[in-house]
RNA sequence: GGAGCGGGCCGAACGGCCGCGGGGGGAGAGAAAACCCCUCGAGGAAAGUCCGGACACCGAAGGGCAAGGCGGUGGGUAACGCCCACCCGGGGAAACCCGCGGGACAGUGCCACAGAAAUACACGGCCGAUGGCGCGGCCACACGUGAGCCGCGUACAGGCAAAGGUGAAAAGGUGCGGUAAGAGCGCACCGGCGUCGCGGUGACGCGGCGGCCAGGCAAACCCCGCCCGGUGCAAGGCCAAGCAGGACCGUUGACCCGGCUCGGCGAGGUCCAGGUAGGUCGCAGGGCCGCGCAAGCGGCCCCUCCGAGGCUUCGGCCCAGGAGAGACAGAUGGUCGUUUAAGACAGGAUCCGGCUUACAGGCCCGCUAAGGGA
Repeated sequence: GGAGCGGGCCGAACGGCCGCGGGGGGAGAGAAAACCCCUCGAGGAAAGUCCGGACACCGAAGGGCAAGGCGGUGGGUAACGCCCACCCGGGGAAACCCGCGGGACAGUGCCACAGAAAUACACGGCCGAUGGCGCGGCCACACGUGAGCCGCGUACAGGCAAAGGUGAAAAGGUGCGGUAAGAGCGCACCGGCGUCGCGGUGACGCGGCGGCCAGGCAAACCCCGCCCGGUGCAAGGCCAAGCAGGACCGUUGACCCGGCUCGGCGAGGUCCAGGUAGGUCGCAGGGCCGCGCAAGCGGCCCCUCCGAGGCUUCGGCCCAGGAGAGACAGAUGGUCGUUUAAGACAGGAUCCGGCUUACAGGCCCGCUAAGGGA
């Protein structure tokens, strides 16, 4: 250098011109608009809306059932299905990666096709120890029979599950012994299960002992443990036109004609409740304190950005001050120049913590070494 593995970060910058939304200021007698100035103005995922919360309203004595979700262990957290570390299983030579990872002796159910048989079996097959049957021999005598013994045959009763075949899966695996043939039947090793000891907070691991040997599926019902009320900012609070409604007053003259009187005019006026349109709050960097009934006002600290001025060893440091998206479901852009080139996925809509998905291009850090080559 190449190959591989893991993690983190950026995702344009600067300048000119023209624009957009919020806030503040100026000018103008004042309100608004137009005008001028200052300042702030999307993302690493703002997305999907998948999970968890805050908040709001509705519901709700308490307990239970149902429904739904989660599921190795320990820790983190407001909480989580998220994160960290570890365990177990699988993959890789390794770094490392993957796992919807509780329970299959609580019960029920299912296991296609094939196959004899899918928790039960014997199709082909093996055996001839035992009994039966047949034949022969021995033996016995009543001489053609069998109460007995032996041998051979048969495979009727029976024994077997090792090898074959089927299958994803056939009641542990390999080997030796054993047997009529076989079989954890016995033994050694391996695997599982149980138990004991030790280690570990724990999941679990290691070792001893016991032939105890048990199929899979719970993303089938189910069992165990834990969690869980519903709806989402179009939640919801406040103000409130017009029309309609209610009460009272008014043609015996109200209201109005800017205060009073006269005068004029001539049919409405005043109040109330709910609440539509609409407005406003919710709505924004974080926290603390003081005053105030509250609305709010003021102060201080922290974070980020800018920054007059000062110091400087030119890397920066000190510091007055300024600012912090919040919408009409609607702004944050366009263009030119330079940077070799500016291009990906994509844009707030109550907020926050996660997950997942999309992504041109680029930067940084750590780790691995089986095989081949120099």
RNAcentral holds the sequence, with entries from ENA. Bacterial RNase P class A from a Solirubrobacterales bacterium, 374 nucleotides, folded computationally. It matches the Rfam family "Bacterial RNase P class A". Rfam links the family to the GO terms ribonuclease P activity, tRNA processing and dimeric ribonuclease P complex. NCBI's taxonomy places the organism under Bacteria, Bacillati, Actinomycetota, Thermoleophilia, Solirubrobacterales. It is recorded under the gene name rnpB.